[in-house]
RNA sequence: GCGCCGCUAGCUCAGCUGGAUAGAGUAACUGGCUACGAACCAGUAGGUCAGGGGUUCGAAUCCCUUGCGGCGUG
Numbered sequence: 001g002c003g004c005c006g007c008u009a010g011c012u013c014a015g016c017u018g019g020a021u022a023g024a025g026u027a028a029c030u031g032g033c034u035a036c037g038a039a040c041c042a043g044u045a046g047g048u049c050a051g052g053g054g055u056u057c058g059a060a061u062c063c064c065u066u067g068c069g070g071c072g073u074g
Stems, first nucleotide, its partner, number of pairs: 001073007010026004019057001028044005050066005
């Protein structure tokens, strides 16, 4: 250089066959429980879905492009 794959909550990931308000676990915070903690139970907050553009009535999802990471290859 060329080809392929990935990027979604602090972290690990699901969703990617276009359609409901974008989710789970964990972590954080609040409350319960307890003599106090841990564990457990309940709740709260947390997202430009990597950036930009396009298609569409509608995009995390399709197309183009840029960036970052990984794998293969001359």

Transfer RNA from a Clostridia bacterium, 74 nucleotides, folded computationally. The coordinates come from a structure-prediction model, not an experiment, and the mean pLDDT is 81. The sequence was found in a public genome assembly. It matches the Rfam family "tRNA". From the family's description: Transfer RNA (tRNA) molecules are approximately 80 nucleotides in length.